Context: one part of a larger RNA
RNA sequence: CCGGUUAGUGGAUGGUUCGGUUUGAGAGCCGAUGAAGGGCGUGCCAAGCAGCGAAAUGCCCCGGGAAGACGCAAGGAGUCUGUGAUCCGGGGAUCCCCUAAUAGGACCUCCGUACCAUUAUUAUGGUAAAUCCGUCAGGAUGGGGAACCUCCCGAAGUGAAACAUCUCAGUAGGGAGAGGAAGAGAAAUCAAUUGAGAUUACGUUAGUAGAGGCGAUCGAACCCGUAAGAGUCUAAACCGAAUCCCUUGCAAAAGGGACAUGUGGUGUAUGGCCUUCAGCAUGGUAUGAUACUGCCUAAUGAAAGUGACCUGGAAUGGUCCGCCUAAGAGGGUGACAGCCCCGUACGUGGUGGCAGUAUUAACCUAGAAGAGACCUGAGUAGCGUGGGUUGGCAUUCCCGCGUGAACAAGGGGGUCACCUAACCUCCAAGACUAAAUACUCCUCAAAACCGAUAGCGAAUUAGUAGCGUGAGCGAACACUGAAAAGUAUCCCUGAAAAGGAAAUGAAAAGUGCCUGAAACUAACCGGUG
Numbered sequence: 001c002c003g004g005u006u007a008g009u010g011g012a013u014g015g016u017u018c019g020g021u022u023u024g025a026g027a028g029c030c031g032a033u034g035a036a037g038g039g040c041g042u043g044c045c046a047a048g049c050a051g052c053g054a055a056a057u058g059c060c061c062c063g064g065g066a067a068g069a070c071g072c073a074a075g076g077a078g079u080c081u082g083u084g085a086u087c088c089g090g091g092g093a094u095c096c097c098c099u100a101a102u103a104g105g106a107c108c109u110c111c112g113u114a115c116c117a118u119u120a121u122u123a124u125g126g127u128a129a130a131u132c133c134g135u136c137a138g139g140a141u142g143g144g145g146a147a148c149c150u151c152c153c154g155a156a157g158u159g160a161a162a163c164a165u166c167u168c169a170g171u172a173g174g175g176a177g178a179g180g181a182a183g184a185g186a187a188a189u190c191a192a193u194u195g196a197g198a199u200u201a202c203g204u205u206a207g208u209a210g211a212g213g214c215g216a217u218c219g220a221a222c223c224c225g226u227a228a229g230a231g232u233c234u235a236a237a238c239c240g241a242a243u244c245c246c247u248u249g250c251a252a253a254a255g256g257g258a259c260a261u262g263u264g265g266u267g268u269a270u271g272g273c274c275u276u277c278a279g280c281a282u283g284g285u286a287u288g289a290u291a292c293u294g295c296c297u298a299a300u301g302a303a304a305g306u307g308a309c310c311u312g313g314a315a316u317g318g319u320c321c322g323c324c325u326a327a328g329a330g331g332g333u334g335a336c337a338g339c340c341c342c343g344u345a346c347g348u349g350g351u352g353g354c355a356g357u358a359u360u361a362a363c364c365u366a367g368a369a370g371a372g373a374c375c376u377g378a379g380u381a382g383c384g385u386g387g388g389u390u391g392g393c394a395u396u397c398c399c400g401c402g403u404g405a406a407c408a409a410g411g412g413g414g415u416c417a418c419c420u421a422a423c424c425u426c427c428a429a430g431a432c433u434a435a436a437u438a439c440u441c442c443u444c445a446a447a448a449c450c451g452a453u454a455g456c457g458a459a460u461u462a463g464u465a466g467c468g469u470g471a472g473c474g475a476a477c478a479c480u481g482a483a484a485a486g487u488a489u490c491c492c493u494g495a496a497a498a499g500g501a502a503a504u505g506a507a508a509a510g511u512g513c514c515u516g517a518a519a520c521u522a523a524c525c526g527g528u529g
Base pairs, nucleotide, nucleotide: 001527002526003525004524005523006522007521008520014514015479016478019450020449021447022446023445024444025443026442027440028439029144030143037098038097039096040053041052042051044076045075048072049071050057059092060091061090062089063088064087068080069079070078104111105110113128114127115126116125117124118123130141131140132139133138148179149177150176151175152174153173159166163213189196190195200227201226202225203224210218211217231432232431233430234377238265239264242263243258244257245256246255247254248253271375272374274370275369276368277367283364284363285362288360289359290358291357292356293355294354295353296352299348300347301346305321306337307320308319309318310317322339323338324328330342331341332340382403383402384401385400386399387398388397410427411426412425413424414423466473467472486513489501490500491499493498
């Protein structure tokens, strides 16, 4: 040096999974009655996590449940429990300090004023922020929330093979606000000579019409097919206090206040108001109440082999013989179990909550004819001009400045400015509105998803340890065995660790523990020199 053997090191591989991922269904707000989130405490011994709050590993009540219990966590010491504990569900009590943080102030979570009340008295409890509303008694708001939603502000890298209009994109990002959804919404809409009939979402129309240094690129709508379906209230005309609130009071009523700058009634394009006639029917809504049903939120009943023999440490295995099934999903049990255990199919059950259905208090609601006086949302519609935005082209929507109508014999629209006439269609300048739609912090279920360098960054004290002045960055670490039975006892050496016997176990698998590859290391053997 080559080869081999035996060990070591190392932690690959195989197997496992209290973790993750995705999809589907469900469910969907919390907060001055002090939230979300933190700090500090709290245990017999208590560092961490989890729980809880000076009533602190817990207190009270109701229901369930059953013999054990005192969290993860195994130990020692002790304690609780058939007067029913621990545990599970529901309701209640307590709930330090910081935090919207709120008497005032401060800040590495503390200091502490005034007033009122009180036999806790050098104490205890309560009230006192700001803004808005208010009939001045009081009430509301504030902050948080994974994504989803509405509004406001709003880039750049990029593409255009450079770049400036354009694009990226009204995206990222920032701000405000709301809810379990939000927004939109009952035609001054479409359509085209037939008609449709609020909005939203999906499919299609369609990469079409169209926009565009007509470059790069951008890019609808109607119709049609579906899901879901729901409609209403005001201003005004007319009437003119017929209205509402507070206090006292059983009531009647009285007093006070709001209110003619209009409470209330009527009424809303199917026009209304007004006049006449008819008439008190019919229909609708569900905030309240009652009943029933369903779901969630503890549980509970639930069939049939622990048969023989064999192997084995152990039977769920093999051979033979049975049984149940509205249950042969799944998991556990000393190897592979329908019949051992938990469950499962199918039933039963109740506290609190939610939803639906039915009935109902209550509330709302109608017709015909005529008349043609009155009313129907103004710095609005429209126009000019300059911008933003849009597929919107002369014709999308919005904004600044200027100008500026009509009044139902009226007005807007009908994708070529402007004008005239006809036809069709609707009635702006006030407001509300469920469902179909979006999302997933959360709950449940499932999987031709991953299986510890994978799968979430995180299967373990994980946004932890650690790093950074800071914004922020950000890991690694799973597996003894069926059962600790976790090696009693002895011997030698040793400071100890350890070693040798012995014992446990099926097997050392010996807490650096399943399997235990390779690189690498050592010793020994063989070959060669």

RNAcentral holds the full RNA, with entries from ENA. A computed fold for a 529-nucleotide part of an RNA from Methanocorpusculum sp., annotated as large-subunit ribosomal RNA, domain I. The prediction has a mean pLDDT of 81. It matches the Rfam family "Bacterial large subunit ribosomal RNA".